[in-house]
The prediction has a mean pLDDT of 82. The RNA shown here (transfer RNA) has 74 nucleotides and comes from an Erysipelotrichaceae bacterium. Its Rfam family is "tRNA". Taxonomically the source falls in Erysipelotrichaceae (Bacteria, Bacillati, Bacillota, Erysipelotrichia).
């Protein structure tokens, strides 16, 4: 030094191909079933979509540059 993939909720992930309210498991408050617990049901809280700029009426999603971890080459 070249090229590649990943980077979204505490935690694993999905949505990017086809720009139009960010979701899904779990966890985490709270209720309500039970004498308690376990379970279950139901509502809630949680997000600068890894930064930074540009296209656009609109960007997680296109383009661009960075930065971080893995991998593969030299």
């Nucleotide at each position: 030094c070249g090229g590649a993939a990943u980077a979204u909720a505490g935690c694993g992930c999905a949505g990017c191909u086809u720009g139009g309210u960010a979701g899904c498991g779990u966890g985490c408050u709270u209720g309500a079933a039970u004498g308690g617990g376990g379970u279950u049901c139901a509502a809630g809280a949680g997000g600068u979509c890894u930064c930074g700029g540009g296209u656009u009426c609109g960007a997680a999603u296109c383009c661009c540059g960075a930065u971080a971890u893995u991998c593969c080459g030299a």